[in-house]
RNA sequence: GAGUUCUUUCACGGAGGGUUUGAUCCUGGCUCAGAGCGAACGCUGGCGGCGUGGUUGAGGCAUGCAAGUCGAGCGAUUGUCUUGGCCUGAAGGGGUUGAAGUCGCAAGACGGAUGUCCCAGAGGAUCAGGACGAUAGCGGCAAACGGGUGCGUAACACAUGGGUAAUCUACCCUGAAGCGGGGGAUAACGUUCCGAAAGGGACGCUAAUACCGCGUAAGCUCACCGGACCGCAAGGUCCAGGGAGAAAAGCCGGGGAUCCGCAAGGACCUGGCGCUUCGGGAGGAGCCCGUGGCCUAUCAGCUAGUUGGCGGGGUAACGGCCCACCAAGGCGUAUGACGGGUAGCUGGCCUGAGAGGGUGGUCAGCCACACUGGGACUGAGACACUGCCCAGACUCCUACGGGAGGCUGCAGUCGAGGAUCUUCUCCAAUGGGCGCAAGCCUGAGAAUGCGACGCCGCGUGCGGGAUGAAGGCCUUCGGGUCGUAAACCGCUGUCAGGAGGGAAGAAUACCUGGCCCGUGAAUAACGGGCUCGGUUGACGGUACCUCUAGAGGAAGCCACGGCUAACUCCGUGCCAGCAGCCGCGGUAAGACGGAGGUGGCGAGCGUUGCUCGGAUUCAUUGGGUGUAAAGGGUUGGUAGGCGGCUCCGCACGUCUCGUUUGAAAUCCUGGAGCUUAACUCCAGAACUGGGCGAGAUACGACGGGGCUCGAGGACCAGAGGGGCAGACGGAAUUCCCGGUGUAAGGGUGAAAUCUGUAGAGAUCGGGAGGAACACCAGUGGCGAAGGCGGUCUGCUGGCUGGUUUCUGACGCUGAGCAACGAAAGCGUGGGGAGCAAACAGGAUUAGAUACCCUGGUAGUCCACGCUGUAAACGUUGAGGACUAGGUGUGGGUCCCCUCUGGGGAUCCGUGCCGACGCUAACGCAUGAAGUCCUCCACCUGGGGAGUACGUCCGCAAGGAUGAAACUCAAAGGAAUUGACGGGGGCCCGCACAAGCGGUGGAACAUGUGGUUCAAUUCGACGCUACGCGAAGAACCUUACCUAGGUUUGACAUGCGAGAAGUAGGGAACUGAAAGGGGACCGACUCGUUAAGUCGAGAGCUCGCACAGGUGGUGCAUGGCUGUCGUCAGCUCGUGCUGUGAAGUGUUGGGUUAAGUCCCGCAACGAGCGCAACCCUCGCCCUUAGUUGCCACCCGGCCGCAAGGCCGGCGCACUCUAGGGGGACCGCCGGUGAUGAACUGGAGGAAGGUGGGGAUGACGUCAAGUCAGUACGCUCCUUAUGCCUAGGGCUACACACGUGUUACAAUGGCGCAUACAGAGGGUUGCCAACCCGCGAGGGGGAGCUAAUCCCACAAAGUGCGCCUCAGUUCAGAUUGGAGGCUGCAAUUCGCCUCCAUGAAGUCGGAAUCGCUAGUAACGGCGGAUCAGCUACGCCGCCGUGAAUACGUUCCCGGGCCUUGUACACACCGCCCGUCAAGCCACCUGAGUUGGUUGCACCCGAAGCCGGUAGCUCAACCCGCAAGGGAGGGCGCCGUCGAAGGUGCGGCUGGUAAGGGGGGCUAAGUCGUAACAAGGCAGCCGUACCGGAAGGG
Repeated sequence: GAGUUCUUUCACGGAGGGUUUGAUCCUGGCUCAGAGCGAACGCUGGCGGCGUGGUUGAGGCAUGCAAGUCGAGCGAUUGUCUUGGCCUGAAGGGGUUGAAGUCGCAAGACGGAUGUCCCAGAGGAUCAGGACGAUAGCGGCAAACGGGUGCGUAACACAUGGGUAAUCUACCCUGAAGCGGGGGAUAACGUUCCGAAAGGGACGCUAAUACCGCGUAAGCUCACCGGACCGCAAGGUCCAGGGAGAAAAGCCGGGGAUCCGCAAGGACCUGGCGCUUCGGGAGGAGCCCGUGGCCUAUCAGCUAGUUGGCGGGGUAACGGCCCACCAAGGCGUAUGACGGGUAGCUGGCCUGAGAGGGUGGUCAGCCACACUGGGACUGAGACACUGCCCAGACUCCUACGGGAGGCUGCAGUCGAGGAUCUUCUCCAAUGGGCGCAAGCCUGAGAAUGCGACGCCGCGUGCGGGAUGAAGGCCUUCGGGUCGUAAACCGCUGUCAGGAGGGAAGAAUACCUGGCCCGUGAAUAACGGGCUCGGUUGACGGUACCUCUAGAGGAAGCCACGGCUAACUCCGUGCCAGCAGCCGCGGUAAGACGGAGGUGGCGAGCGUUGCUCGGAUUCAUUGGGUGUAAAGGGUUGGUAGGCGGCUCCGCACGUCUCGUUUGAAAUCCUGGAGCUUAACUCCAGAACUGGGCGAGAUACGACGGGGCUCGAGGACCAGAGGGGCAGACGGAAUUCCCGGUGUAAGGGUGAAAUCUGUAGAGAUCGGGAGGAACACCAGUGGCGAAGGCGGUCUGCUGGCUGGUUUCUGACGCUGAGCAACGAAAGCGUGGGGAGCAAACAGGAUUAGAUACCCUGGUAGUCCACGCUGUAAACGUUGAGGACUAGGUGUGGGUCCCCUCUGGGGAUCCGUGCCGACGCUAACGCAUGAAGUCCUCCACCUGGGGAGUACGUCCGCAAGGAUGAAACUCAAAGGAAUUGACGGGGGCCCGCACAAGCGGUGGAACAUGUGGUUCAAUUCGACGCUACGCGAAGAACCUUACCUAGGUUUGACAUGCGAGAAGUAGGGAACUGAAAGGGGACCGACUCGUUAAGUCGAGAGCUCGCACAGGUGGUGCAUGGCUGUCGUCAGCUCGUGCUGUGAAGUGUUGGGUUAAGUCCCGCAACGAGCGCAACCCUCGCCCUUAGUUGCCACCCGGCCGCAAGGCCGGCGCACUCUAGGGGGACCGCCGGUGAUGAACUGGAGGAAGGUGGGGAUGACGUCAAGUCAGUACGCUCCUUAUGCCUAGGGCUACACACGUGUUACAAUGGCGCAUACAGAGGGUUGCCAACCCGCGAGGGGGAGCUAAUCCCACAAAGUGCGCCUCAGUUCAGAUUGGAGGCUGCAAUUCGCCUCCAUGAAGUCGGAAUCGCUAGUAACGGCGGAUCAGCUACGCCGCCGUGAAUACGUUCCCGGGCCUUGUACACACCGCCCGUCAAGCCACCUGAGUUGGUUGCACCCGAAGCCGGUAGCUCAACCCGCAAGGGAGGGCGCCGUCGAAGGUGCGGCUGGUAAGGGGGGCUAAGUCGUAACAAGGCAGCCGUACCGGAAGGG
């Protein structure tokens, strides 16, 4: 949708994805998946059927064929056969004559040429025919069809529907009638002439169904007249009358009787074909009209046969179709004339859900064209594809005088092109032409060939088969996968191959015979029917069928990052390459190339091109315009569009029914035929459209009547910077004059230019002049917008309120059009105080064409006239209706009350907030961006560009209108989270400030850079590298360099083989060592044996696997670490909000060291962090008492004594090291919300986290480390591995970092003297004592350590000297002499002594640390370590400060908020000039084409007209000559193609030069914009400047 509805049934039916962002929603473009094609290209290719195939150069064409036919129209010619007449007559026979020559003396003989007569006669010529053929010409018909192409054409060309009362129609069908009687020519042909040819001329002959009169003729044609009917009309039809005019052709077959004729034959009869006239039909054609279908307005005006009329001409026919005359019209204004561009139109085809969009190849209908342009002739039909004439271009022939040609027919060829076929067969079938017919012709057509070009069908095998073979690939090394795939076993036989058979297409055709019927006088002929027989197939021995052998002959292409189905390895290393979009590739690439595997399709698969779709991305269905692209600057108003209530009419729109048309094919449905399908056939439906007729009348239109609510008018009242003009006023600035007065004024961040002693500024008085109008003043008023502000006056527009009344839809919108229109700007003339582009100067600055300052001209003001633009904005067109409220404010009116006031209602403005609703969100929200109606304007990705060209306007500046090439995969809107700001608020931190001490200057030490070198191994590089890795580089370490050596290796594991004088040790010799060398010595374990006998093992040697690498990659990684930062943060679940990103919680008010806690809250909870739990120091208690302690007590010794020493008792104390207590804002006061907490106090060893440590959230920096170890990948393998010697890492013009020691008197030196803690020690620490000035040596007690040793702590304290000096400061450097470690101190160790005694007198810019037991100062210990370059590092104790008002500033950080064009996140982004390359475009002195217009010249062919020259058979007159009528030629004229000349329009190509634009990893100059972007930005305009830009 069918169906009344439900159920039921049938049919049909609309998918999105990728890409802008850190993420989100929206807008918006680009792009993909689908279908299709007359295709092409790449790779591949077994068979068949059906289709289809020059889309480009309507470019040029060799060759053959594509339109002929009729002898039953005609003459002639001719072949074969044949009949008759006449003529001729070869060879032959017979008669006769008897030459040359030979012989002979001669006669003569021989000889037989030749002539002639007769017979016979092949053959030939000719005349009259006959039969069958042929055909150049005359004649007829056809050739106007069929076939090709799409140039032209925007048109009645096409489609559709009508009209023709304005027409024609050959052949065909049908009806009626007719076909009488004459004439004159001409091809062919003959003769002749010209020409190379093509062809042509002259003369002569001849026929017709050729041509021409005459006769006859209607219902034909014409004029007249009468009547009837029809039509809106012009006009038409019919009937009657008499009048005038116009026809014809024959041919063929048959024939008995009759007639003519010698005969042939004819008349005649009959049949067929043909002919003439008129009517009808069918089919065809012409003309006219309504309607429909392209782009462009940067084409807006076009038009003289133009528009109409009258009269003619012409045509088949209407008509300016043509002509003369008359009139001045016609088309177009947007419903698009005229011009330009493009194009054959349609049925259909492709796509699409549809509406649409695209297209017009094959098939079918129509049109147009036929080398280009023009023209007519013939004809029923043509202005004629294979006809004619002319002109032109081109090609060919030529004897150079002239000629010939037209494949856009079928094949074929060249060319151009990405690209498109056989120079095939046949008329067998279908169809066409001609013919009576047989038949002929037919490149129409049928069929074949070629091309996977398309559609369709078939095949390349089927079943079984696991050891999951081999092999490939991958691998975590276990295995996985290709894979039942193969092999192997069984089976089948399509297609192709071989062999055989073998159609349909073909019978209603044709021929012959027979029978019947019709016609006819007829058994003839002709026609029809039935029937026997015969003939015809290009394709083609094809389709199809049968047999046959064997899995045998038959699979590729594309893809595999997402979209989008399908994944790994290797190679490559921003290379090579891929790419439809997004995008891949810079050493682990599922994206490049190869391979394996997988996915998709399959004789194809991909790619490219094009169309529709997706794209609701031009939106009728079905979009928008506040900020994304888009509302005109505003108003008035024309056309147009739209329009209130009600009644009547009409029936144009609209709706219904009927009818007709909508060709066939196609599509759809049903059925049928090829084995199926494609394909084809039959039937139906459909063709959504048009015409006609009938009906309906709600709505719209139209005609008429009425109404008042829309609109408008009258009256009363009212507010107002509404407009125009005039007059007046005061304050202020500036200038001028005068007075007072003196040194400054002015200006700035600070200054300077500038003004001023010639008297400024300041102040007082007077005057001049121009411009603007403080306060009132208000998201207040008015106006359409721009805009309007002192006061008064005049003139004037609009608006509002109120009540009654009037008109009666008079309305709304509004393309064009008109008017108004800020500022700047322009013209003319005024005016000019202040201000002030440009300009000048001063500053600032790297520069400063700016910001700041001092001056200053246009201008700003007035009058008149232009300009016509603005971010002309509410970024919101106008009008009307409807849809909650609240609260201000301006203007009016009404009502109430308790009346200087208050309340309520209502209308018109102007704001804010907000419900529903809307919106992408922001937001809008009765003044809509809500819900609807009407009209206008505008938009369709960004850039190019509001540019170029053209046009219009303007004095100019410029404005209006307004593209394209090219280029990009985006450009945008709103909102979100971050980050950032030379934005804001709050708050921390040795961040600043306040302090103390340093660094930066010196010398030295040490690290780094740089340089050097054979090597100076490597790493670390802002903070967060640089006394860092390294808590120990003379060898070693060691990784580097040089040299020497070594190769299963210095080291691990496995396998195989071997050797008892084996493994192992190892002298001489060699070498720098490593290494080489091997005398000599000489084994082990287990089992076994008489035995080292044998076997096995360990070990060794050889070989194979492998080892090894401080080689690379920290941007492949693990682990660990640094840093932000011990900063207070980072998150989650559920719920809630938002379309979403996301938000809320975590924000807010307080508080804290703290997201610490409290309160509040659409949140409620939770996690990682904070805090606490851990260690240590500080107080107390307890337990324990050696090596610690020694108060009390005892003993011994010393001492005058105080007391000391030793031993014991003891564990009180100190101490040691286990456990515990203690501190929590717990208590009190105050503050605070009574809270959290803060503040003060008490107590306490200690207070408000008590000091210190350990502890480092989510994450950031591709931060650091492959050289600590581990580990992926990669590289080396007689070396990049390993061993060894020597050297180097220690170099040295320099630069930086970190330190040490100093520069001295708070010091130095000397002497004396007091008090630690924490550590270390057997390869060790080393006592006493001796030697040495000393380093140290000797010595050897004690100690595996609360026992012994290192070990004297130092600053300090006491006394003394030094007295401000490069010193009694400082100690570098150097010389000498020693000591110690070590295999070895030369490169290159430390220490001691003597001597030497440098720089340095407190450090520029700058910079570091520290807030209390801290800084500073002082010493002590330890790790590493043979020794030590340690002044480093890690610890320990001693002495022991100063300062913090405070948070403005610097640095870092936390929270909230704001702006943003940032998100690689401000070390961001980004603008313009300049320079370079590439690209397209605009302009351009010109130059060269195409096309077109106007004027003129010339004027072919040809039609038409004229005609006095020439000429002519038919008809007329005439005996004739001749004349007439008429025709032809010639000539003249009109028109007229091509051509020519001149001047224009439009549109291309090209061009020196000019102009901007776009694009392009790393160019130059600046910094304009984005944050308050560092001068807020932006718009219009004028000026200025390297540039952005500036004022």